[in-house]
Molecule: transfer RNA
Organism: Candidatus Woesearchaeota archaeon
RNA sequence: GGACCCAUGGUCUAGUGGUUAUGACGACUCGUUUACACCGAGUAAAUCGCAGGUUCGAUUCCUGCUGGGUCCA
Numbered sequence: 001g002g003a004c005c006c007a008u009g010g011u012c013u014a015g016u017g018g019u020u021a022u023g024a025c026g027a028c029u030c031g032u033u034u035a036c037a038c039c040g041a042g043u044a045a046a047u048c049g050c051a052g053g054u055u056c057g058a059u060u061c062c063u064g065c066u067g068g069g070u071c072c073a
Base pairs, nucleotide, nucleotide: 001072002071003070004069005068006067007066010025011024012023018056027043028042029041030040031039049065050064051063052062053061
């Protein structure tokens, strides 16, 4: 220098065009316990990496940029 892939709560992740974005772990609250843990119930937490475009409508499609990864030279 070229090709391809990825970016979504604190962490990992589902969602490939349609009304309140899924789940697990973690955090917090309540119940339970003499107490802790386990367990049960609940709460908060993501303007979906940034900018633009297409569309009635974009996390999703297109372009550029940023960051990360793999391969080739």